[in-house]
Molecule: c-di-AMP riboswitch aptamer (ydaO/yuaA leader)
Organism: bacterium HR30
RNA sequence: CCUGCGACCAGGCCUAAUCUCCAAAGAAAAGGGAGAGCGGAGGACCCACUAGUUGUUUUGGGGUGAGUCUCGACGUGAUGAGGUGAUGUCGAGUAGGGCAACUCUUUGAGCCCGAACCCGUCAGCUAACUUCGUCGGCCUUCAAGGAGAGGAGUG
Numbered sequence: 001c002c003u004g005c006g007a008c009c010a011g012g013c014c015u016a017a018u019c020u021c022c023a024a025a026g027a028a029a030a031g032g033g034a035g036a037g038c039g040g041a042g043g044a045c046c047c048a049c050u051a052g053u054u055g056u057u058u059u060g061g062g063g064u065g066a067g068u069c070u071c072g073a074c075g076u077g078a079u080g081a082g083g084u085g086a087u088g089u090c091g092a093g094u095a096g097g098g099c100a101a102c103u104c105u106u107u108g109a110g111c112c113c114g115a116a117c118c119c120g121u122c123a124g125c126u127a128a129c130u131u132c133g134u135c136g137g138c139c140u141u142c143a144a145g146g147a148g149a150g151g152a153g154u155g
Base pairs, nucleotide, nucleotide: 011139012138013137014136018036019035020034021033022032037134038133039132040131041130042129047124060122061119062118063117064116069093070092071091072090073089074088078084096113097112098111099110102148103147104146105145106144107143108142109141
């Protein structure tokens, strides 16, 4: 001097996932509560669905989330064969979503995401009411316009 790892602090991004207080602790880590804020679920009238017949209710149905849908290829449970081809894998797109130097917003270009999980046969909307969550993962995109806020200087 360079690189890697770890700890602490600061500033930010995605997300509802932030803040305050009490208790506990006292090297660190883990571990208990309350409230505010934010977010989700269940839950009337009315409406919707439905009704008599037929059909549907395993081809189950539903929820959180931006994360839906289309096409192609691979592959095969099932089948005597052919064909079809569930779950799955890969690829190309797509509804939609995100991208800091004060905040919000509009436009343009560019980059990225387009998952995962849960309920358990059951839930439309829904006032009162009931109830749950407040994790986790990361480190920058530039330009033009509008509105607002704040700071400094001068008078």